[in-house]
RNA sequence: GGGUCCUUAGCUCAGUGGUAGAGCAGUUGCCUUUUAAGCAAUUGGUCGCGAGUCCGAUCCUCGCAGGGCCCA
Numbered sequence: 001g002g003g004u005c006c007u008u009a010g011c012u013c014a015g016u017g018g019u020a021g022a023g024c025a026g027u028u029g030c031c032u033u034u035u036a037a038g039c040a041a042u043u044g045g046u047c048g049c050g051a052g053u054c055c056g057a058u059c060c061u062c063g064c065a066g067g068g069c070c071c072a
Stems, first nucleotide, its partner, number of pairs: 001071007010024004018055001026042005048064005
């Protein structure tokens, strides 16, 4: 330099055009002599950045940035 895949909550990941979710973690409460475990509730997101298409974009297109793999 070329090809290809990925980027979504603190972490690991779903979500293939119609108001963004799960598990773990965090917070509060219950329980317990206390901690842990368990139970219930709950917080947390400009969906990497910019532009385009569309009535509507996490999703489609283009560019950029970062990362993985292959080729040179």
Transfer RNA from a Candidatus Woesebacteria bacterium, 72 nucleotides, folded computationally. The prediction has a mean pLDDT of 81. Lineage of the source: Bacteria > Bacteria candidate phyla > Candidatus Woeseibacteriota. Its Rfam family is "tRNA". Rfam describes the family as follows. Transfer RNA (tRNA) molecules are approximately 80 nucleotides in length. The same sequence occurs in records of 3 taxa. RNAcentral holds the sequence, with entries from ENA.